[in-house]
RNA sequence: UCGUGCUAGGCGGGGAGGUAGCGGUGCCCUGUACCCGCAAUCCGCUAGAGCGGGGUUGAAUUCCUGCCCUCGGCCGUUCGAUGUCGUUAACGUUCCGCAUGGAAGUGGCGUUGAUGGUCAGGUCCCAUGUAAUGAUCGCCCAUGAAUCCCGUCAGGACCGGAAGGUAGCAGCGGUAAGUGGAUCCGGUCAUGUGAUGUGGGUCAUCCUGCCCGGAGUUAACCCUUGUUGAACGGGCGGUGUCGGAGGUCAACGGCAGGUGCACGA
Numbered sequence: 001u002c003g004u005g006c007u008a009g010g011c012g013g014g015g016a017g018g019u020a021g022c023g024g025u026g027c028c029c030u031g032u033a034c035c036c037g038c039a040a041u042c043c044g045c046u047a048g049a050g051c052g053g054g055g056u057u058g059a060a061u062u063c064c065u066g067c068c069c070u071c072g073g074c075c076g077u078u079c080g081a082u083g084u085c086g087u088u089a090a091c092g093u094u095c096c097g098c099a100u101g102g103a104a105g106u107g108g109c110g111u112u113g114a115u116g117g118u119c120a121g122g123u124c125c126c127a128u129g130u131a132a133u134g135a136u137c138g139c140c141c142a143u144g145a146a147u148c149c150c151g152u153c154a155g156g157a158c159c160g161g162a163a164g165g166u167a168g169c170a171g172c173g174g175u176a177a178g179u180g181g182a183u184c185c186g187g188u189c190a191u192g193u194g195a196u197g198u199g200g201g202u203c204a205u206c207c208u209g210c211c212c213g214g215a216g217u218u219a220a221c222c223c224u225u226g227u228u229g230a231a232c233g234g235g236c237g238g239u240g241u242c243g244g245a246g247g248u249c250a251a252c253g254g255c256a257g258g259u260g261c262a263c264g265a
Stems, first nucleotide, its partner, number of pairs: 001265006009057003012030004020046005034054005063258006072249004078244011091233005097227003101223002105221002107218003116212002119209004124201005131193001132191007140181004149174004157166003
């Protein structure tokens, strides 16, 4: 160096998660790279880290190590954009409402006389009177006493010789207590009724009138300040999505290096 036969190893890998840790089943990314059994309320192991049973390939382009490239995943007190939620009374702007103040502007009133002032009234309070309303009483009418109210008393009864008289039922008339009634009239009481009377009080508010006086007054719009609320914006925070930077793991791929045994020629 060549040939034959073996062995180590290979026959997918990775991420997250789970685990004391390792691997697997399951999920996800790559990619096509044996079979059977076990397995998430888990299955099996121990830093030499799946267990058990088979098949195939086999020291090399195929195994191992290192580096590069890079699909993809993950991380966070990272940066930006965007959506959404919360918060910001002492972040801002605007609007509605309310309040304080103002009178430059618009408007209203005003020389057919403003603000103001004197006077006199009213509004307000008290007393008193009155009206209305309500209640009640009286007046009036009707009714109303078998008898214990009055008058007249038929009949009848009694007394008397007679004349006449006595008591008196019914009836009639009237009246008392009582009952009923519809207006007027008279009296009493009352009030969340009323304003025409009389007297007094008050002079703070508003209104009216006469007079004085001679130009302003009002605050609807407007302006200032404040305030409840609403909306928008900004700040801060949470969360979701997208993108960037960083870190970490990393398939496929590429490059380089390393790596047995036996026999024969």
The RNA shown here (Bacterial large signal recognition particle RNA) has 265 nucleotides and comes from a Candidatus Krumholzibacteriia bacterium. The sequence is in RNAcentral, with records from ENA. Model confidence (mean pLDDT): 76 of 100. The model forms 91% of the base pairs in the Rfam consensus. It is recorded under the gene name ffs. Its Rfam family is "Bacterial large signal recognition particle RNA". It is annotated as a non-coding RNA gene.